Notes: The prediction has a mean pLDDT of 88. The part of an RNA shown here (small-subunit ribosomal RNA, central domain) has 348 nucleotides and comes from an uncultured bacterium. It matches the Rfam family "Bacterial small subunit ribosomal RNA". Rfam links the family to the GO terms structural constituent of ribosome and ribosome.

Context: one part of a larger RNA
RNA sequence: CUGGGCUUAAAGCGUGCGUAGGCGGCUCAGACAGUUGGGUGUGAAAGCCCUCGGCUCAACCGAGGAAUUGCGCUCAAAACUACUGAGCUCGAGGGAGAUAGGGGAGAGCGGAACUGAUGGUGGAGCGGUGAAAUGCGUUGAUAUCAUCAGGAACACCGGUGGCGAAGGCGGCUCUCUGGAUCUCUUCUGACGCUGAGGCACGAAAGCUAGGGGAGCAAACGGGAUUAGAUACCCCGGUAGUCCUAGCCUUAAACGAUGAGCACUAGGUCGGAGACCCUCACAGGUUUCUGGCCGUAGCGAAAGUGUUAAGUGCUCCGCCUGGGGAGUAUGGUCGCAAGGCUGAAACUC
Numbered sequence: 001c002u003g004g005g006c007u008u009a010a011a012g013c014g015u016g017c018g019u020a021g022g023c024g025g026c027u028c029a030g031a032c033a034g035u036u037g038g039g040u041g042u043g044a045a046a047g048c049c050c051u052c053g054g055c056u057c058a059a060c061c062g063a064g065g066a067a068u069u070g071c072g073c074u075c076a077a078a079a080c081u082a083c084u085g086a087g088c089u090c091g092a093g094g095g096a097g098a099u100a101g102g103g104g105a106g107a108g109c110g111g112a113a114c115u116g117a118u119g120g121u122g123g124a125g126c127g128g129u130g131a132a133a134u135g136c137g138u139u140g141a142u143a144u145c146a147u148c149a150g151g152a153a154c155a156c157c158g159g160u161g162g163c164g165a166a167g168g169c170g171g172c173u174c175u176c177u178g179g180a181u182c183u184c185u186u187c188u189g190a191c192g193c194u195g196a197g198g199c200a201c202g203a204a205a206g207c208u209a210g211g212g213g214a215g216c217a218a219a220c221g222g223g224a225u226u227a228g229a230u231a232c233c234c235c236g237g238u239a240g241u242c243c244u245a246g247c248c249u250u251a252a253a254c255g256a257u258g259a260g261c262a263c264u265a266g267g268u269c270g271g272a273g274a275c276c277c278u279c280a281c282a283g284g285u286u287u288c289u290g291g292c293c294g295u296a297g298c299g300a301a302a303g304u305g306u307u308a309a310g311u312g313c314u315c316c317g318c319c320u321g322g323g324g325a326g327u328a329u330g331g332u333c334g335c336a337a338g339g340c341u342g343a344a345a346c347u348c
Stems, first nucleotide, its partner, number of pairs: 004319003007302002012316001014201004021194003025088006033081002035077008049065006091191001092188003095184005103177007110154001114150008125136002162169002206247006215241002220236004258315006266293011297304002321348003330341004
């Protein structure tokens, strides 16, 4: 180099945007760089290979041929790729008209619950557990009523239902704002796909500064359990959880399944539209989307199966026995914690 793989055996970057690069729809014409064919020059000799010949044979030697898969020049061909020019509309995008949505940001508002405070009623327990105890309570708890304050989260609706690239998003209203779908076939005319580097976003925890702090709760204290109990259970409880600004950049970041395009039986249940039919419901056709079952096929099997793990093409990422080890070292990023990149000796 050829070759094999990546749901679960090692292996899909957490996700997107996008640079270089790679790849790229249909038609006509041109030119002929790649490509193909012919000719010609060169590709030293020897050797290897083939056919003859000379030493009695062979080794060895001589002659001729072939080969030298290459390169240059030249004459042609024009299907394909690239190029130049002219066009096309089905890919892609724009426009118009509709539609659904917890998509994002900011501001305001609401009720239930909880905790605390104040006041009323009341009078001995409450709480908690397997059972208890620590704890709270006659300085009046628990319970109950009223008022006030505070913070966080939004019951029912709620649904293998919706939206988002992923992370993720759920009370209500307003403002700003991103994307998607359907219909028309109105416009542009290949403007496309992927994407090394790069840039952006990225749960939770953690960090910096300033606020906030109801509940919950690492650490910590106490009570139990136990042989012990640095736990599981109970009573407390600080960071944190919340907000603003800035970092961190990880995850079982999962569908453990990269993105795009095309093709390949069906059935069924949802969501968003359009069209036909109908008084209406129902029904039929079609596009997008979320599930389930399943044919062929695929698969080691489990399973998957038009949302492929089937059949093909394009581009990127990644894998190559277990341990050592995601360690050491160097580099780089970070305030730190640490992240990214990432071995070897040795051993089985």